[in-house]
RNA sequence: AUACGAUAAAGGCAAACUCGGUGAAAACCGGGGACGCAAAGCUACGAGUCUAAAGCCAUUUUGGCUAUGAUAGUCGGGUUGCCGUA
Numbered sequence: 001a002u003a004c005g006a007u008a009a010a011g012g013c014a015a016a017c018u019c020g021g022u023g024a025a026a027a028c029c030g031g032g033g034a035c036g037c038a039a040a041g042c043u044a045c046g047a048g049u050c051u052a053a054a055g056c057c058a059u060u061u062u063g064g065c066u067a068u069g070a071u072a073g074u075c076g077g078g079u080u081g082c083c084g085u086a
Base pairs, nucleotide, nucleotide: 002086003085004084005083012037013036017032018031019030020029021028022027035073041079042078043077045076046075047074048071049070050069055065056064057063058062
């Protein structure tokens, strides 16, 4: 440096749920909490998925379309990193 993740060692993150907050919503932030994770570190470049405020269309007080919104713990890509083995 590259590949791999058995065996350890030091650690790390934190699902559901819950409390408070932000948001139209999806969801996110902080506290508690651990289902799990060898990148469950970072990144919205590609795909998928979610939402639909505003806008548009039709209707009848509703429905449909749509991302400029979200999701990195959906997958892939990019990038950084601990230990060990070869």

The RNA shown here (c-di-GMP-I riboswitch aptamer) has 86 nucleotides and comes from a Clostridia bacterium. Taxonomically the source falls in Clostridia (Bacteria, Bacillati, Bacillota). The coordinates come from a structure-prediction model, not an experiment, and the mean pLDDT is 89.